Background
Predicted 3D model of a 101-nucleotide RNA (Glycine riboswitch aptamer) from Terrihalobacillus insolitus. The source organism's lineage runs through Bacteria, Bacillati, Bacilli, Bacillaceae and Terrihalobacillus. The model forms 90% of the base pairs in the Rfam consensus. The prediction has a mean pLDDT of 76.
RNA sequence: AUGAGAAUUAUGGGAGAGUACGGAAAAUUAGUCGCCGAAGGAGCAAGUUCCAAAACAACCCAUGGAAUUAAUCUCUCAGGUAAAGGGACCAUAAUUUGACG
Numbered sequence: 001a002u003g004a005g006a007a008u009u010a011u012g013g014g015a016g017a018g019u020a021c022g023g024a025a026a027a028u029u030a031g032u033c034g035c036c037g038a039a040g041g042a043g044c045a046a047g048u049u050c051c052a053a054a055a056c057a058a059c060c061c062a063u064g065g066a067a068u069u070a071a072u073c074u075c076u077c078a079g080g081u082a083a084a085g086g087g088a089c090c091a092u093a094a095u096u097u098g099a100c101g
Base pairs, nucleotide, nucleotide: 005097006096007095008094009093010092011091012090013089018033020032021031023029034081035080036079040077041075042074043073047068048067049066050065051064052063
């Protein structure tokens, strides 16, 4: 000195689903149901590894079991269900780190 990728911050975009009922003056909220998946959380495939049995000089293949392992999939615990706020993810910029060369 190149800068794949990663982290943080800022800006912009960013879906879905009852402004439900209800004591209460209203929002919020005890309670009653209905619904949504894109904060978070949980679960799972293929593959890989190990063990067992069989065989047996060993390896490989097949069988049974265990471990590891993904999501925008599934669950709906949490959260959400007018606006506000939040929001996975995407883009840009800055800072830091940094593979490869």